[in-house]
RNA sequence: GCGGAUGGCCGGAUGACCGCGGGUGACUGGUGGAGCUUGCUUCAUCGUGACGCGAGGAAAGUCCGGACUCCAUAAGGCAACGGUGCCGGGUAACGCCCGGCGGGGGCAACCCCAGGGAAAGCGCCACAGAGAUGAGACGGCCCUGUAUAUCGGGGUCACGGUGAAACGGUGGGGUAAGAGCCCACCGCGCUUCUGGCAACAGCGGCGGCACGGCAAGCCCCACCGGGAGCAAUGCCAAAUAGGGAUCGCAAGGAACGCAAGUUCCGGGGCUGCCUUGGCCCUUGCAGAUUCGGGUUGGCAGCUUGAGCGUCCUGGCAACAGGCCGCCUAGAGGAAUGGUCAUCCAGAGCUUUCGGGCUCGGACAGAAUCCGGCUUACAGGCCAUCCGCGUUU
Numbered sequence: 001g002c003g004g005a006u007g008g009c010c011g012g013a014u015g016a017c018c019g020c021g022g023g024u025g026a027c028u029g030g031u032g033g034a035g036c037u038u039g040c041u042u043c044a045u046c047g048u049g050a051c052g053c054g055a056g057g058a059a060a061g062u063c064c065g066g067a068c069u070c071c072a073u074a075a076g077g078c079a080a081c082g083g084u085g086c087c088g089g090g091u092a093a094c095g096c097c098c099g100g101c102g103g104g105g106g107c108a109a110c111c112c113c114a115g116g117g118a119a120a121g122c123g124c125c126a127c128a129g130a131g132a133u134g135a136g137a138c139g140g141c142c143c144u145g146u147a148u149a150u151c152g153g154g155g156u157c158a159c160g161g162u163g164a165a166a167c168g169g170u171g172g173g174g175u176a177a178g179a180g181c182c183c184a185c186c187g188c189g190c191u192u193c194u195g196g197c198a199a200c201a202g203c204g205g206c207g208g209c210a211c212g213g214c215a216a217g218c219c220c221c222a223c224c225g226g227g228a229g230c231a232a233u234g235c236c237a238a239a240u241a242g243g244g245a246u247c248g249c250a251a252g253g254a255a256c257g258c259a260a261g262u263u264c265c266g267g268g269g270c271u272g273c274c275u276u277g278g279c280c281c282u283u284g285c286a287g288a289u290u291c292g293g294g295u296u297g298g299c300a301g302c303u304u305g306a307g308c309g310u311c312c313u314g315g316c317a318a319c320a321g322g323c324c325g326c327c328u329a330g331a332g333g334a335a336u337g338g339u340c341a342u343c344c345a346g347a348g349c350u351u352u353c354g355g356g357c358u359c360g361g362a363c364a365g366a367a368u369c370c371g372g373c374u375u376a377c378a379g380g381c382c383a384u385c386c387g388c389g390u391u392u
Stems, first nucleotide, its partner, number of pairs: 001388010012343007020054002023051002026048002029046008056363001060374002063372005068229004073277006081225005086100005101115001102113004116220002121218002123214003138160002140156006168186006187209001188207004193202003233300004243291005252265005266282005307326003311322004344361001346359005
């Protein structure tokens, strides 16, 4: 200097004027209500004015996990359905993050993996090819009928071909030719020992060695999971139809009591199923299915949080703890904008090299909140690492 990889940051700035939204105070301000201490307190509303605040790194996707709220009869078990899938750690939790292990890509820095099980079972491997799982003689090689050609018979998957993949690879021996047929090494399987929390790795030993691949095919195994969601939910005001139909229709009994009714036993119902418990009903019906009506108003939920930042301690790290500091939208059909000036990143033209002119700044807008993942992004900056070239 060029190319590449990883991580982080910004993504316009300043000033003036005008204009929006809400927050916290203030006013010996106005109006109205309530209280009792009779002039104070408090609430609502109007007005004036002060202070400070006001869209994101993804607010997007709605893909995961929760906080919070309500519901289901609670707990335990089973089933169905769904999710995750190497080991260890982090976290409120996760399918997320960190660190490792194994496999793959790359010269490397680094990146990727839907990473348990194919010896429980079932299923699939198109086309091509002779043959795609306990297969197969197509070309070829060897032996032979027969001396030769042709044809036939037998052996052979080592060589060539087809294919994503052809029953382990290289070398040697052996053979008629050839083959783990035998041997050495590699690969594969089992295993003592060693290291490691572990996944695993390594030295060694034994075995010619189970018929390949696919489980993001069904399946098996391990672990996890109730449902719905701020249009949750709560309060106030108001209004309607305390509505209609069908199914179900139970087993009643005893005691006390003048009666109404109360208690106990039994029975019925409420979860996909079972057990235990709970609640409701037992003739004025618990429950199930369905048709129809009213409510479209106001207030709360509503933003102080598993919050953010510097530093210190522990840890390889994710992260955890501690001291100190900070408060940063809360709308309710939905606000945060407009104008002017200067400067700046960038591009083009031009230049007397001082500068001048023009264009112009990406993806994109909160709605209960938070932790992640995924996707989009003009332009620019910083740090570290790898490779190549050159110079000293």